[in-house]
Molecule: transfer RNA
Organism: Neogobius melanostomus
RNA sequence: GACCACGUGGCCAAAAGGCUACAGCGUCUGACUUCAGAUCAGAAGAGUGAGGGUUCAACUCCUUUCGUGGUUU
Numbered sequence: 001g002a003c004c005a006c007g008u009g010g011c012c013a014a015a016a017g018g019c020u021a022c023a024g025c026g027u028c029u030g031a032c033u034u035c036a037g038a039u040c041a042g043a044a045g046a047g048u049g050a051g052g053g054u055u056c057a058a059c060u061c062c063u064u065u066c067g068u069g070g071u072u073u
Base pairs, nucleotide, nucleotide: 001072002071003070004069005068006067007066010025011024018056027043028042029041030040031039049065050064051063052062053061
């Protein structure tokens, strides 16, 4: 340099064009407990790396770009 894959809550991770983006861990609150842990109930927290485009509608398709990893010369 060329090519491929990936980027989504603090962490991990689902979605395959269609309701206000799913679940787990963690965090917070409450119950329980002498306290803590475990357990149970509830809550907050991301608009999807960034820009542009296609579409009635985009995490998803196209494109440019940034970053990470890999293959190859």